A computed fold for a 1505-nucleotide RNA from an uncultured bacterium, annotated as small-subunit ribosomal RNA. The coordinates come from a structure-prediction model, not an experiment, and the mean pLDDT is 83. The RNAcentral record of the sequence draws on ENA and SILVA.

[in-house]
């Protein structure tokens, strides 16, 4: 510090996700030791049991047990005295601390800083002054008595540091009056005087002390007040009656509406009152660069609570955690009458929960209460226990060791890896284990002895000596043994370090995001290996970061989310120039505070670290004070440039009202006229002989204003268009005359605000939602047509929204230009006009810099700055629900969440596509010729059938295709049946032994095969006994074999687009980039062919050319070809001699290049025409096929990965099938006839083939053919006859002398074999068919059409295929349309690319939400009633020790009673929140459902609002 993810790719926007840190954690797997920390976050749910607050005999009385002594005697009992001091009581102090919790609380609760001149304070410290004289009780105890218990009742006795009366008063308080000083408004302090009131325990004691009372001060603690600070919500906007203030009174420690009576009507609030939700606050903690954000466990400070609610008492202090009273809920005891209890103390239990510990030890230390003290108490505390919960440290060994062992995994089978890892050798001894020693936490206190000091002292203080105190922990050291007891977890597709094999087969599963898995998964599971961390490691939850993704630091708003529809204007924010002053902000210095701990720095202590200690820094804050005066602010005073006023001109569809006008339209009346009109793609509905349309005249009506008219004008926007008048708003220019900052923006608010819509009343020509009809259509609730109501118009109101758009808020200032329109003014020209120049305002275009993701924008900014307002924060859900508010309604404004997705969206790029455009081409169409589709047959395919009908190919680009030829063979996992198992074929190893094999024979069998018999060997060495080896054989093991699967694992080959003209690269340039340019444009071409222009210049693969063939000529050569001339010969023939002239053969050359002429064209490329030429503009044909596309075809040509099979999916054999036939399709053949058929006669080719071959001639046969056989491995011989054509005769338009299917008989050939299932011949038979519906195919010249010939395959079989020649046309010179293609351009929501994408209803499942008759619960209040305890007040005839009084009685106090207030409770009407709810509504998501096709292209009616 970034990364992944939207796209074919790119940039930007934007969300989601990840890598880091943290944690009071939890879960999974694993787990050696120690140190230091830490541990109910949930149910402030309920609690058994034990402990957690007592202490003092030096305040008081009494005094048990036990012991001692004495007495009585019943010799083991009673009484008395003493010692003793328990339990309990009176009294004092403490119990308000310490410990726990976070429910409540949004508050002066907390934090910080001030204040109290408005206050209190036990114990402690300092100082001053005192403590005199008396009195009466109550507990305990005793007696009686109630009760189950808890607990009491009555009577009697008694002490005090308990209680009471009186005295005294240094002093204190109050009242009256008074002097001084001071302050902060009220006031404060000090002093003198008079009056009134107010104390005590002279107790206890070891006689030292310690207590008691009053007063002043201090320290520490507490109480009250105030400024400032820190959550969410406006879908809470108004709240408040003791409320705000005053006066009197009361109350309090004290101010105060704190309370009360009266008076006034205030107080708070947009700087957020009131309400609702949530929450203890801070120091700090986590994270972060910081600013921030989140948090408030442990520790510290504060607050709060103590079963829930209320209340007071006592006290210095409480409205009191382990006190009291009342009410309530809950639980327990009970004799049913009544009682008791409060773990949010420490342990512990139930429960809840993902989850959080021992019913431990000790007061040894620190601290606390009491006490003179010893000491007692102390679940505070100190320790231990449990938990890897966290942090930190240590260990699980170290060195050597290659045969690189075995095993595992992988493998290209060679090896690699695990891996120096192990074994093995040597060494060490941490931790743990056993035994032993041992520092420290201990300082004190008390006691003993001694010394010194205090005037003496046994008293006090100090010092020394000895002695006394450890719950718990053990550092560390020594000895022992022995590598012995101690490693896992997650991950390995990318992000992100680390990969292979097997299994699985969209299954099982994984997943943080993207995404993996459908038979070769580095992503699932396992193994091996590796990576990371390590006594841990992963996961989950939460939080900060990354996220500049709420942006103060530090973001945006034309198109990505986002400018309010527009103006006026309130609060607020901001604001021109000069001078003087103040000091609030601001700046600097000083000072107080900012607790400690934490963080940071430096030292130090535990062996280190964690941890702990000390010092410093920091604590960015707040207060006080001194100073400065630039800026902001405030006060005062000026200025004119901002703003406004005045005068004079000017332009304008600015607004409102009234009046007027013409054209057109419709209707009505009349005339003419006579059959249609109207409408459409085409029609129909409609109108019309009752006279339409058309045309003329007249009249009426309503609405809108042609031309001018214009990126012209005006207005804030909406908007405004005939003419005139009236009223009226704003603007511009000029003069520089006045005021003197009067300004800008603007939350709320107010006003205006298109169209549609609503209310009421008018009006209604045209147009025209709804509606009716006609068409179209599969349908057509649409588009088109004929009608037509609201509405559109006017008046008065309402609504308040629009893609209300420049998708661009308003204002001010600054920043190169050019062109132009509108409204003015000025200058120049002697003047006028025009032109020109200058200047102000408004409007438009092009463009520099800059900005911008780009498109673009660019003085009218989207540039550079300032001020103010509005708005945005992923898509969907949704501008929906709900609440509020406005509206007559429709609806508007405000405006969520659950849930769901990983994207949605912007700009630009390259393609592809378009029922977009332009240009161009092609037998693409048109113009022609001939076909197919109809018939019969052949052949292939589908389907059907079958035991089997083997397999593949499927639009063009499968279908006379693989197959250049299925009777057996071929032939296959085809079928039936019979057989073989190292095999039909290949290689190796082991064993055997000379048998077998080969050959011959026999049996069986359909054959294959099986069974049996006979026969005999080979090479080398040899000591002749034998040994050994190769081939073959047998057996066994490795393996062979597979036309089995996967062409979607592949190679190779092939088809197609397409012989279309395209496809790319280097360098440069442009662009952030994908990319562009080049390759575009203008011409031209068959062509990206060439030329010109040009930020491109060049190049490559294609095109062309080179190659083959054909067309002309030349040269060379001349056999098997040829024969002109010469010669010979024949019935005849180049037959022979010979010849190279010719044809021909086959080799080498020439020739054609727009080269020449004319025209057109840009001085070009090129095109048109012509000449010459055998051939003319690539002469004809062929071969040749760019980058790529179709997961195109082929695993059955071949090769090959993987999988499957192995007495079978391999191999052999026989027979059958591949030929099967209601049917459908493709490709062909033959025809339907007279341009023909038939018979006879008679010409002319090319290219091929031939030895298991072609086969002449001759003979036989009607023929197919047979017999025999010359010749020929071929320019020699043979196949071989070419056919159409031509000549002559017949047929005479018929199902025929057309056509030949089908069938019968008789034959021939090939072959082991023609039944299934070959070809041919002869005779006989003589089917359909008379030119073919919709539709569709080929062809542009030696072509179509037509005619035959040959070859390959092949024993035989050709209408197929591949070639060859013969005869030989017609039409077109065009590009509107169909199909396909190329280039440019345009749109796009497509990129699997239009066979694309995609919308809505309905149907099904599931999820969350809204509404809903109602129903259940909760919260805060209000009103009324009842009214406990209790304070306060009144009363007090009952009761009453202390005082008065001789007494009676009184004073005082008090029970009871009454009143106000008052918790819980009851009732009522509402408000708010949560849950459930038949039914219902839309929404999200789901597999390939249904119906249509709305959007994206002109999306087929442009789309949207």
């Nucleotide at each position: 510090a970034g990364a992944g993810u939207u796209u074919g790719a790119u940039c930007a926007u934007g969300g989601c996700u990840c890598a880091g840190g943290a944690c009071g954690a939890a879960c999974g797997c694993u787990g050696g030791c120690g140190g230091c920390g830490u541990g109910c976050c949930u149910a402030a749910c309920a609690c058994a049991u034990g402990c957690a607050a007592g202490u003092c005999g030096a305040a008081c009385g009494a005094g048990a047990a036990a012991c001692c002594g004495g007495a009585g005697c019943u010799u083991g009992c009673u009484c008395c005295g003493g010692u003793g001091g328990a339990c309990a009581g009176u009294g004092g102090c403490g119990a308000a601390c310490g410990g726990g919790u976070g429910a409540g609380u949004a508050a002066c609760a907390c934090g910080u800083g001030a204040g109290a001149a408005a206050c209190c304070u036990g114990c402690c410290c300092c100082a001053g002054a005192g403590a005199c004289c008396g009195g009466g009780a109550c507990a305990a105890c005793c007696a009686u008595u109630g009760g189950a218990a808890a607990c009491g009742a009555u009577g009697g006795c008694u002490a005090a540091u308990a209680c009471c009366g009186g005295a005294u008063g240094c002093c204190c308080u109050c009242a009256c009056a008074u002097g001084g000083c001071c302050g902060c408004a009220u006031g404060g302090c000090c002093g003198a005087g008079u009056g009134a009131g107010g104390a005590a325990a002279u107790g206890c004691u070891c006689a030292g002390g310690u207590g008691c009372u009053c007063u002043g001060g201090g320290a520490g603690g507490g109480u009250c007040u105030c400024g400032c600070g820190g959550c969410c919500u406006a879908u809470c906007a108004g709240c408040u009656u003791g409320u705000u203030g005053g006066u009197g009174a009361g109350g309090u420690a004290a101010c105060g509406g704190c309370u009360u009576a009266c008076c006034a009507a205030g107080g708070c609030a947009a700087c957020g009152a009131u309400g609702g939700g949530u929450a203890c606050c801070g120091g700090g903690u986590g994270u972060g660069a910081g600013a921030g954000c989140a948090u408030g466990a442990c520790c510290c400070g504060g607050c709060u609570c103590a079963c829930u609610g209320g209340g007071a008492c006592u006290g210095a202090g409480a409205c009191a955690c382990u006190g009291c009273c009342c009410a309530g809920a809950c639980a327990c005891c009970u004799a049913c009458g009544g009682g008791u209890g409060g773990c949010u103390g420490c342990a512990g239990u139930c429960g809840a929960g993902a989850a959080u510990c021992u019913u431990c030890g000790g007061c040894a230390a620190u601290g606390g209460a009491c006490g003179c003290a010893a000491g007692u108490c102390u679940g505070a505390c100190c320790g231990a226990g449990c938990g890897a919960c966290g942090c930190c440290g240590c260990g699980u060994g170290c060195g050597g060791g290659a045969u690189g062992a075995a095993g595992g995994c992988c493998u290209u089978c060679g090896g690699g890896u695990u891996g120096u890892a192990a074994a093995c050798c040597g060494c060490u001894g941490u931790c743990a284990g056993a035994g032993g020693g041992g520092a420290u936490g201990a300082a004190g206190u008390g006691c003993u002895u001694g010394a010194g000091g205090g005037u003496u002292a046994u008293c006090c203080c100090u010092c020394a000596u000895g002695u006394u105190u450890g719950a718990c922990a053990u550092a560390u050291c020594c000895u022992c043994a022995g590598a012995g007891g101690a490693a896992g977890u997650a991950c390995g597709g990318g992000c992100u370090a680390a990969g292979u094999u097997c299994g699985u087969g969209c299954c099982a599963g994984c997943a943080g995001c993207c995404g993996c898995g459908g038979u070769a998964a580095g992503a699932c599971g396992a193994a091996c290996c590796g990576u990371a961390c390590a006594a841990a490691c992963a996961u989950u939850a939460u939080u900060c970061g990354g996220a500049a993704u709420c942006a103060c630091u530090g973001g945006g708003c034309u198109u990505a989310a986002a400018g309010g529809g527009u103006g006026c204007g309130u609060a607020g924010g901001c604001g021109g120039c000069g001078c003087g002053g103040u000091a609030a902000g601001u700046u600097g210095g000083g000072u107080g505070u900012g607790a400690a701990a934490u963080c940071c720095c430096u030292c130090g202590g535990c062996u280190c670290a964690a941890c702990c200690g000390a010092g410093g820094a920091a604590u960015u804050g707040c207060g006080c004070u001194c100073a400065a005066a630039a800026c902001u602010a405030c006060c005062g005073u000026g200025c004119u440039u901002g703003a406004g006023g005045g005068a004079g001109a000017c332009a304008g569809a600015g607004g409102u009202g009234a009046g007027c006008g013409g054209a057109a339209c419709u209707u009505a009346g009349g005339g003419u006229g006579g059959a249609g009109c109207g409408g459409u793609g085409a029609a129909a509905u409609g109108c019309g002989u009752u006279g339409a349309u058309a045309u003329c005249c007249u009249a009426a009506g309503g609405a809108a204003c042609a031309c001018c008219g214009g990126u012209g004008g005006c207005g804030a926007a909406g908007g405004c268009g005939g003419c005139u008048c009236a009223c009226u708003g704003g603007g511009u220019c000029u003069c520089u005359u006045c005021u003197g900052a009067c300004g800008c923006u603007g939350a709320g608010g107010c006003a205006c605000g298109a169209a549609a819509g609503c209310u009421a009343g008018g009006g209604g020509a045209g147009c025209g939602a709804a509606c009716g009809g006609g068409a179209u259509u599969a349908g057509a609730u649409a588009c088109c047509c004929c009608g037509g109501u609201a509405g559109u118009c006017c008046u008065a109101g309402c609504u308040g929204u629009a893609a209300a758009c420049g998708a661009u808020g308003a204002g001010c200032a600054c920043u190169g230009g050019g062109u132009u329109g509108g409204a003015g003014a000025g200058c120049c020209u002697u003047c006028c006009a025009u032109a020109g120049c200058u200047u102000u305002c408004c409007g438009a275009c092009c463009g520099u810099a800059g900005c911008g993701a780009a498109a673009g924008u660019g003085u009218u900014a989207a540039g550079u700055g300032c001020u103010c307002c509005g708005c945005c924060u992923g898509g969907g859900g949704a501008g929906u629900a709900u609440g509020g508010u406005c509206g007559c309604a429709a609806g508007g404004c405000u405006g969520a969440a659950a849930c769901u997705c990983a994207a949605a969206g912007g700009a630009a790029u390259u393609g592809a596509c378009g029922g977009g455009g332009g240009c161009u081409c092609a037998c693409a169409c048109a113009a022609g010729c001939g076909g197919u589709g109809g018939a019969g047959g052949a052949u292939g395919u589908g389907g059907c059938u079958u035991a089997a009908u083997u397999c593949g190919a499927g639009g063009c680009u499968a279908c006379g295709c693989g197959a250049a030829g299925a009777a057996c063979c071929u032939u296959a996992u085809c079928c039936u049946g019979g057989u073989c198992u190292u095999g039909a074929c290949a290689u190796g190893c082991a064993u055997g032994g000379a048998u077998u094999a080969a050959c011959c024979c026999u049996g069986u069998g359909a054959a294959a095969g099986c069974a049996g018999g006979g026969c005999c060997a080979c090479g080398c060495c040899u000591u002749c006994g034998g040994g050994u080896g190769g081939a073959a054989c047998a057996u066994g093991c490795a393996c062979a074999g597979g036309u089995g699967c996967u062409g979607c694992a592949u190679g190779g080959c092939u088809g197609u687009c397409g012989u279309c003209a395209g496809c790319u690269c280097g360098u440069g340039u442009c662009g952030u980039g994908a990319g562009a340019u080049g390759u575009c444009g203008g011409g031209u071409u068959a062509a990206g062919u060439c030329c010109c222009u040009u930020a491109a210049c060049g190049a490559g693969c294609g095109a062309a050319a080179c190659c083959c063939u054909u067309g002309u000529c030349a040269c060379u050569a001349g056999u098997u070809g040829c024969c002109a001339g010469c010669g010979a010969g024949u019935a005849a023939u180049g037959u022979c001699g010979g010849g190279g002239a010719c044809u021909c053969u086959a080799g080498u050359g020439a020739g054609a290049c727009u080269g020449c002429c004319g025209g057109u064209g840009u001085c070009a490329a090129a095109c048109c025409g012509g000449a010459g030429g055998a051939a003319g503009g690539u002469g004809g044909g062929g071969a040749u096929g760019a980058c790529g596309u179709c997961a195109a075809g082929u695993c059955c040509u071949c090769a090959u990965g993987g999988c499957c099979u192995u007495u079978a999916u391999g191999a052999c054999c026989a027979g059958g099938g591949c030929u099967g036939c209601a049917c459908a399709c493709g490709u062909c053949c033959u025809a339907c006839a007279a341009u023909g058929g038939u018979a006879c006669g008679u010409a002319c080719a090319a290219a091929g083939g031939g030895a298991a071959g072609c086969g002449a001639a001759c003979c036989c046969g009607c023929g197919a053919g047979g017999g025999u056989a010359g010749g020929c491995a071929a320019a020699u011989c043979c196949c071989a006859a070419a056919a159409a054509a031509c000549g002559u005769g017949c047929c005479c338009c018929a199902g025929u002398u057309c056509g030949g299917a089908u069938u019968g008989c008789a034959g021939g050939c090939u072959g082991c074999a023609a039944c299934u299932c070959g070809c041919c011949u002869g005779c006989a038979u003589g089917a359909a068919g008379c030119c073919g519906g919709a539709a569709u195919c080929g062809c542009u010249a030696g072509u179509a059409a037509u005619c035959g010939c040959a070859g390959g395959u092949c024993a035989g079989c050709a209408u197929a295929c591949u070639g060859c020649g013969g005869u030989g046309a017609a039409u077109g010179u065009g590009u509107u349309c169909c199909u396909g293609a190329g280039c440019c351009u345009u749109g796009u929501a497509c990129a699997c690319a239009c066979c694309g994408c995609c919308c809505g209803u309905c149907a099904a499942g599931c999820c969350a939400c809204g509404a809903a008759a109602g129903u259940g619960g909760g919260g805060a209040g209000c009103a009324u009633c009842c009214g406990a305890a209790g304070u306060c007040g009144c009363c007090g005839a009952g009761g009453u020790a202390a005082c008065c009084g001789c007494a009676a009685g009184g004073a005082g106090c008090u029970a009871a009673g009454c009143g106000c207030c008052g918790a819980a409770g009851a009732u009522g009407a509402g408000c708010c929140c949560c849950g459930c709810g038949a039914u219902u509504g839309g929404g999200a998501c789901u597999a390939a459902g249904u119906c249509g096709u709305a959007a994206c292209a002109a999306g087929g009616u442009a789309g949207c609002u």